[in-house]
RNA sequence: CCGGGCCGGCCGCCGAAUUCUCCGGCCUUCGCCGGAGAAACGGGGGACCCAGGCAUAAGGGGCUUAUCGCCGCCGGCGUAGGACAACCUCUACGGUCCGAGCCCGUCAGCUAACCUCGUAGGCGUCGUGGAGAGCAUCC
Numbered sequence: 001c002c003g004g005g006c007c008g009g010c011c012g013c014c015g016a017a018u019u020c021u022c023c024g025g026c027c028u029u030c031g032c033c034g035g036a037g038a039a040a041c042g043g044g045g046g047a048c049c050c051a052g053g054c055a056u057a058a059g060g061g062g063c064u065u066a067u068c069g070c071c072g073c074c075g076g077c078g079u080a081g082g083a084c085a086a087c088c089u090c091u092a093c094g095g096u097c098c099g100a101g102c103c104c105g106u107c108a109g110c111u112a113a114c115c116u117c118g119u120a121g122g123c124g125u126c127g128u129g130g131a132g133a134g135c136a137u138c139c
Base pairs, nucleotide, nucleotide: 011124012123013122014121018039019038020037021036022035023034024033025032026031040119041118042117043116044115045114050109059107060104061103062102063101068078069077070076071075081098082097083096084095088132089131090130091129092128093127094126
């Protein structure tokens, strides 16, 4: 110097998953863990009206981008869809990657009031154009 790994801090990305206060524990501190509360953000349930033929185990429904199809089915190939930042948004083309997992328990259309739940996890992100917003300067 290069490559890989571990710990900590800062900045940033995907995502609702962030901020603050109090209590307890660990720690020299920063901080971390657990609990409670508040704010913010996100999800579910839930009338009238509206929508919807009914019934049905071939059960049905929900969170999530993560759904559906095929095959020689512990898997593979595609696919709806999602991510790829360096001030932000939209967009075109090419490229890379993901395309998981979980819950309710026979029940759920929409839905004011109302009720209720969640605050994880994973990372350091390709290239070439177009438009807009914003900012600065000049007239």
This is a predicted structure of a 139-nucleotide RNA (c-di-AMP riboswitch aptamer (ydaO/yuaA leader)) from Desulfobacca acetoxidans. It was read from a public genome assembly, where an Rfam model found it. The source organism's lineage runs through Bacteria, Pseudomonadati, Thermodesulfobacteriota, Desulfobaccales and Desulfobacca. It matches the Rfam family "c-di-AMP riboswitch aptamer (ydaO/yuaA leader)". Gene Ontology terms of the family: cyclic-di-AMP binding and regulation of gene expression.